[in-house]
Molecule: Archaeal signal recognition particle RNA
Organism: Candidatus Aenigmatarchaeota archaeon
RNA sequence: UUGGAGACUAGGUCGGGCGGUUCGGCGUCGCCUGUAGCUGCAAAUCGCCGUUAUGGCAGGACUGAAAACUGCAGAAGGCUUUACUGGCAUGUAAAAUCCCAGAUUCAAGCUGAGAAGUUCAGCCCUUUAGGAUGGAUUUUGUUGUGAAACGGGUCAGGGUCGGGAGACAGCAGCCCUAAGCUUCAUAAUCCAUGCUUAGAGGAUUACUGGAUGGAGCAAGAGUUUGGGGCUUAUUUUAUAUGUCAGUGAUUGUCGACUGCAGCCUGUCUCCAU
Numbered sequence: 001u002u003g004g005a006g007a008c009u010a011g012g013u014c015g016g017g018c019g020g021u022u023c024g025g026c027g028u029c030g031c032c033u034g035u036a037g038c039u040g041c042a043a044a045u046c047g048c049c050g051u052u053a054u055g056g057c058a059g060g061a062c063u064g065a066a067a068a069c070u071g072c073a074g075a076a077g078g079c080u081u082u083a084c085u086g087g088c089a090u091g092u093a094a095a096a097u098c099c100c101a102g103a104u105u106c107a108a109g110c111u112g113a114g115a116a117g118u119u120c121a122g123c124c125c126u127u128u129a130g131g132a133u134g135g136a137u138u139u140u141g142u143u144g145u146g147a148a149a150c151g152g153g154u155c156a157g158g159g160u161c162g163g164g165a166g167a168c169a170g171c172a173g174c175c176c177u178a179a180g181c182u183u184c185a186u187a188a189u190c191c192a193u194g195c196u197u198a199g200a201g202g203a204u205u206a207c208u209g210g211a212u213g214g215a216g217c218a219a220g221a222g223u224u225u226g227g228g229g230c231u232u233a234u235u236u237u238a239u240a241u242g243u244c245a246g247u248g249a250u251u252g253u254c255g256a257c258u259g260c261a262g263c264c265u266g267u268c269u270c271c272a273u
Stems, first nucleotide, its partner, number of pairs: 002272007011063004015033005023050005038059004069262006077254003081249001083247015098228009109217002117212006124202008132193007140185002144181002151176004159168003
């Protein structure tokens, strides 16, 4: 000398604007507005000042030798106010979507191989008297089966008695039968039914068939008129409020940053060079 680190001091910041007041500036007063950002005291016959006037007294916090600070000029942009436009949300009102009737248009359908209408019968319901089928219970008969012992008959073998002849009891087996089970039938009663006959009454929109009749018939879609209904839902229109976004303008305010000028650029310690 230069650079780095730290401590300190001068300085700076802790709001601004408009109005009123005043010869004038500031404050106390009223109003507007801003920030992450101070406190106490006095002050309208008032307080402090004089163009270097943008307060006074007292205290505090932050910052601090800088890209500091002050003045003038400009300035991206933010916020506020207001107008218009658009979106969204909510509320209100009306209309449509719904129902009925009419008019009209459209396309397709049925129809002289006979439309609408009329009429008969069937199909449907109730009831009476039957039938059929199925089932249950009972009567009688029938088929088969059916008893370890406590039913019957016959009872090999074996057993008991007896000197013997023989006698007795008796298992298995076989035969028979009772109750029971089972087969078929009979008669009676009752119940049920995707069945059926006849009679009476009812219903009869549609459907099926017959007769009559002799030219239309029924349904749909769109538009429109009138009436009714609904706003639960969806859509449309109008309107109100709120919110968001965009555009333009105005008022107020803050404003990084830029230019010019002014002022200041000081003290101490350590380290490196």